The RNA shown here (FMN riboswitch aptamer (RFN element)) has 183 nucleotides and comes from Bifidobacterium primatium. The prediction has a mean pLDDT of 75. RNAcentral holds the sequence, with entries from Rfam. Taxonomically the source falls in Bifidobacterium (Bacteria, Bacillati, Actinomycetota, Actinomycetes). It matches the Rfam family "FMN riboswitch aptamer (RFN element)". Gene Ontology term of the family: FMN binding. Rfam describes the family as follows. The RFN element is a highly conserved domain that is found frequently in the 5'-untranslated regions of prokaryotic mRNAs that encode for flavin mononucleotide (FMN) biosynthesis and transport proteins.
C1' cells in the first nucleotide's frame, strides 16, 4: 500500500405573491425542487435505488468427479535410414453431471405496513420512476457557457398535488472511516 469479510457513522430537495370558489400550498396565473455510481462536471446520456422472507429458470464464481471432444510443451516407449507417425504419462482449453457460494427478471406462497369499503369476519386496492434539442467553446461535453423546453410513484384531502400529511425515528442505490478480523 492493497484485496476480502464484519462493523459503525451518514445517506432528497422544493409552491414566495396573486386569481377563482363554500372548499385548492391540490385547478389557473406565477414560483420553486433534483438521490446514487460512470462518463468532459448530467433531474432528462448509460446504469443504479426502497414492503420483507422462501421458493423456481437463467447468468456467474470455486471445487470435484466423469467419460467425450480439442490442442500442446515437456518427458516416456514403439516403428522408421529420415522427415515424420503410432501409444502411454503431463499440462490446458472446451464439455457433460454434482455439491457449495453469489446474482436473480418474471411467477408462486407466505407474511408485514397503509388508506379505503363491511357490524364483523372479511374483502379487494396499494407499497416508486418519468423526461432534450438548438446554438457555442473545446482534442473530448445531449454533462459546461447562452437560449427554449421537459419530466416526477401510491394512499389521503370541504377541491384534481414533484412541493402538504401519510406509510417513513422506516428502507435504500451509495458514500466515508488513524474501527476490527484475515490475507
Nucleotide at each position: 500500500a492493497c484485496g476480502c469479510a464484519u462493523c459503525u457513522u451518514c445517506a432528497g430537495g422544493g409552491c414566495a405573491g396573486g386569481g377563482u370558489g363554500a372548499a385548492a400550498u391540490u385547478c389557473c396565473c406565477g414560483a420553486u425542487c433534483g438521490g446514487c455510481g460512470g462518463u468532459a462536471u448530467a433531474g432528462u446520456c448509460c446504469g443504479c435505488g426502497a414492503g420483507c422472507a422462501u421458493g423456481c429458470a437463467g447468468g456467474u464464481g470455486c471445487g470435484a468427479a466423469c467419460c467425450g471432444c480439442c490442442a500442446u510443451c515437456c518427458g516416456g516407449c514403439c516403428g522408421g535410414c529420415a522427415a515424420c507417425g503410432g501409444c502411454c504419462g503431463u499440462c490446458g482449453g472446451c464439455g457433460u453431471u454434482c455439491g457449495c457460494g453469489u446474482u436473480g427478471a418474471a411467477c408462486a406462497u407466505g407474511u408485514g405496513g397503509g388508506a379505503g369499503c363491511g357490524a364483523a369476519a372479511g374483502c379487494g386496492c396499494u407499497c416508486g420512476u418519468g423526461a432534450a434539442c438548438c446554438g457555442g467553446u473545446g482534442g473530448g461535453a445531449c454533462u459546461c457557457c447562452g437560449g427554449u423546453a421537459c419530466c416526477g410513484a401510491c394512499a389521503g384531502u370541504c377541491a384534481u398535488a414533484g412541493u402538504c400529511u401519510g406509510g417513513a425515528u422506516g428502507g435504500a442505490a451509495g458514500a466515508a472511516g488513524a474501527a476490527u478480523g484475515c490475507g